[in-house]
RNA sequence: UGGAACCACUGGGGGUGCACGUUUAGUGCUGAGAGGAACGAUUUCCAACCCUUUGAACUUGACCUGGAUUAUACCAGCGGAAGGAAUGUGGGGAUGAUUGUGU
Numbered sequence: 001u002g003g004a005a006c007c008a009c010u011g012g013g014g015g016u017g018c019a020c021g022u023u024u025a026g027u028g029c030u031g032a033g034a035g036g037a038a039c040g041a042u043u044u045c046c047a048a049c050c051c052u053u054u055g056a057a058c059u060u061g062a063c064c065u066g067g068a069u070u071a072u073a074c075c076a077g078c079g080g081a082a083g084g085a086a087u088g089u090g091g092g093g094a095u096g097a098u099u100g101u102g103u
Base pairs, nucleotide, nucleotide: 006091007090008089009088010086011052012051013050014049017029018028019027020026035046036045037044038043058083059082060081064077065076066075067074
């Protein structure tokens, strides 16, 4: 000098399932997150949470396959498959990534 992790701001992307119940209120399961309102053309807006190309946040494949469960993307495969939203600004300064060994 350059400058990763991390933090803040701004912009953008995303999902909101399953079972029980008097299907109202609510209770339970997993998870970072399963919420509220409007509309009645099933979308839109807001909040929280997550992700933002170093991209497994999320979508397609998928009414998929295997294993569990009362049940469910609950777990694994699929996935060295395809898509998918910032070359942002400021702070910060190796606290980062990868590999090996030990516990």
This is a predicted structure of a 103-nucleotide RNA (TPP riboswitch aptamer (THI element)) from Lihuaxuella thermophila. The prediction has a mean pLDDT of 76. The organism belongs to Lihuaxuella, within Bacteria. Its Rfam family is "TPP riboswitch aptamer (THI element)". Its family is annotated with thiamine pyrophosphate binding in the Gene Ontology.